[in-house]
RNA sequence: GGAGCGGAUCGGAGGAUCGCUGCACGAAAGCGCAGAGGAAAGUCCGAACUCCAACGGGCAGCAGGCUGGAUAACGUCCAGGCGCGGCAACGCGACGGAAAGUGCAACAGAGAAUAGACCGCCAACCGAAUCGCGCGAGCGGUUCGGGGGUAAGGGUGAAACGGUGCGGUAAGAGCGCACCGCAUCGCGCGUGAGCGACGAUGGCAUGGCAAACCCCCUGCGGAGCAAGACCAAAUAGGGAAGCGAUGGAAUCGCCCGUUUCCGCAGUCAGCUUCCGGGUAGGUUGCUCGAUCACCGCGGUAACGCGAGUGACAGAGGAAUGAUCCUCACUCCCGAAAGGGAGCACAAAAUUCGGCUUACAGAUCCGCUCCAUAC
RNA sequence: GGGUCCGUAGCUCAGCGGUUAGAGCCACCGGCUCAUAACCGGCGGGUCCUCGGUUCAAAUCCGAGCGGACCCA
Numbered sequence: 001g002g003a004g005c006g007g008a009u010c011g012g013a014g015g016a017u018c019g020c021u022g023c024a025c026g027a028a029a030g031c032g033c034a035g036a037g038g039a040a041a042g043u044c045c046g047a048a049c050u051c052c053a054a055c056g057g058g059c060a061g062c063a064g065g066c067u068g069g070a071u072a073a074c075g076u077c078c079a080g081g082c083g084c085g086g087c088a089a090c091g092c093g094a095c096g097g098a099a100a101g102u103g104c105a106a107c108a109g110a111g112a113a114u115a116g117a118c119c120g121c122c123a124a125c126c127g128a129a130u131c132g133c134g135c136g137a138g139c140g141g142u143u144c145g146g147g148g149g150u151a152a153g154g155g156u157g158a159a160a161c162g163g164u165g166c167g168g169u170a171a172g173a174g175c176g177c178a179c180c181g182c183a184u185c186g187c188g189c190g191u192g193a194g195c196g197a198c199g200a201u202g203g204c205a206u207g208g209c210a211a212a213c214c215c216c217c218u219g220c221g222g223a224g225c226a227a228g229a230c231c232a233a234a235u236a237g238g239g240a241a242g243c244g245a246u247g248g249a250a251u252c253g254c255c256c257g258u259u260u261c262c263g264c265a266g267u268c269a270g271c272u273u274c275c276g277g278g279u280a281g282g283u284u285g286c287u288c289g290a291u292c293a294c295c296g297c298g299g300u301a302a303c304g305c306g307a308g309u310g311a312c313a314g315a316g317g318a319a320u321g322a323u324c325c326u327c328a329c330u331c332c333c334g335a336a337a338g339g340g341a342g343c344a345c346a347a348a349a350u351u352c353g354g355c356u357u358a359c360a361g362a363u364c365c366g367c368u369c370c371a372u373a374c
Numbered sequence: 375g376g377g378u379c380c381g382u383a384g385c386u387c388a389g390c391g392g393u394u395a396g397a398g399c400c401a402c403c404g405g406c407u408c409a410u411a412a413c414c415g416g417c418g419g420g421u422c423c424u425c426g427g428u429u430c431a432a433a434u435c436c437g438a439g440c441g442g443a444c445c446c447a
Base pairs, nucleotide, nucleotide: 001370002369003368004367005366006365007364008363009362010361012327013326014325015324016323017322018321020035021034022033023032025030037345041356042355044354045353046352047351048350049224050223051222052221061220062219063218064217065216066080067079068078069077070076081095082093083092084091085090096215097214101213102212103209104208118154119153120150121149122148125146126145127144128143129142130141131140132139133138162180163179164178165177166176167175181204182202183201184200185199186198187196188195189194228284229283230282231281238275239274240273241272242271243270244268245267246266247262248261249260250259291311292310293309294308295306296305297304298303329342330341331340332339333338375446376445377444378443379442380441381440384399385398386397387396392430402416403415404414405413423439424438425437426436427435
C1' cells in the first nucleotide's frame, strides 16, 4: 500500500418567531421547565401487572432439544465441544433418537436395503471338437457350450453393504495379515459435551431422509391496559315507601260457574320520592423501573455486588410541528468570489428483557492474509 | 390487542417432494364462410411473490421478509 475479518459509537449543531402536549407558579393575563428511537417498526419469543378459572393428574395440541454457565424469564446471551466453510483473522449450524416401529428414494441401472450379476473374470466340474505325447489305460494343451463360482475391474446413479498394500485362490472375496478408518471395553484428562500420537477386543455387525409420520426428554390454564378499578347524566326497565283505585288468591288448557283459603292483608292503569345495576362521559391504571450511564470490586465472559453523581416524554381520533438565519457534511456549476440541490431508515401508545428486519453517511479500536522497503 | 388464510401464464384456478409445472378463457396462425361469429386444427406465453435453509432432488417442507384478503374484541 492492497484485500479482508471482528467490535464499538454517532447518525446533523446553534439561534429567532409563531403554535401544540404535560407539569410547577399565579385570581387571571401570563410565565418557567420538559417533550421520540436505535430501531419507537415487525408483533416473532420471554416476563411484569390485571382479571377470569382452578382439587390433583392425564390425553390432544403447540413450542423447545450438544455441554456448562448467566438471567425474573426466554426460542435470548456468554464460554466450551463437535461438524461444515475459509490460506487466515473468523463465520455458520432446527446439533436428541435411523439396532422402537411405519414409510420414502423419480430417472438411470443387473441390483436401491439382510440388494444384485449386464459386460467381464475363472479350466477346479460336465460335454463336444481338435492338436501333441504314449503300444495302451490315459496324460497335457487350445477352442466352444452347459451347470456353477466370483464381486477384483468396467458401467449406472445423489447414494452400490469399509480403504490401501501384501499374501492367498481356478478366479476372487476381511478369506488371512499390516496400516488407516469404525464399534465396544478399559485407562488417562475434563464439572460436562467430549478428547487421547494409549492399551485390549471385534473382521466390520444394522447406508441416507425425522424442516416424513413417529419415539424420548423438557415447558405451556385462559385472556389481555379496549386488562382491571372508581365516580356517574338522559331514556327505558327493576326494587321499596307513600297517594289513589279495587275485595283478592288458588283449583281446571281458557271463560262462566263451583269449592277452598285469606282478611288490614293482597292486587293494579297512574302519580311522587328514594334505592341499586348499568350506558354515554370523566378519573385512575400511567410511567421511577428486574431502569440507564460513569466509577470500584469479583468473574475468561455473559453478568453480579457496592457507593456516589447524573439522566429518564406521557398523548388519548391521539402533542413532539411550521417558517427563517448562521455553521458543518455530500454532490453539481464556476478560474475564483460565489450560486444551486441534498442531508438515511423511520416516529412513542401499559411497562420491561431479547430477537428479526430497515438504515444516506461519518468516526474509532483490534486482528488476518498478500506485496514492497528497511 | 388477538387470530385465520392467500400469492403459480394476460385472467380464473389445478398441481402439496421426482422426468421438461398443467387446464379453461384470452392472444397469435391456419381452415370453414361471400364476410363475421360460433366451430375445427395448430402454436406461443412462467423469476411458481422475494431471500436463505433441509434434501440426491423444493412450486410443494422449514425460517425470515414483502404484498393482499378476512374474522373477533
Molecule: RNase P RNA; transfer RNA
Organism: Thermoanaerobaculia bacterium